[in-house]
RNA sequence: CUUAUCAAGAGUGACGGAGGGAUCAGGCCCUGCGAUGUCCGGCAACCGCCCUUAAGGAAUGGUGCCACUUCCUGCAGAAUGAUUGCAUUCUGAAAGAUAAG
Repeated sequence: CUUAUCAAGAGUGACGGAGGGAUCAGGCCCUGCGAUGUCCGGCAACCGCCCUUAAGGAAUGGUGCCACUUCCUGCAGAAUGAUUGCAUUCUGAAAGAUAAG
């Protein structure tokens, strides 16, 4: 850079001891009833594997993931309400994450 996916799923464990939810801003939250992290455990099934027309299967390998939709909003458009740039909903984009190339 390209393609695909991002509303499902996953702990009454051990260690450890103060921050955390990617970044910036705003909001909303989680957290001494122990977060983030490490180990164990688990979930899923992208690659790989089995079977194969397709479908399907297993979870030993390479990854990934395990509060909240990628926690929500930010940019553009539409609808509705209100009426001076506000609220709600929807769609798309951008940014990001993961996999494969």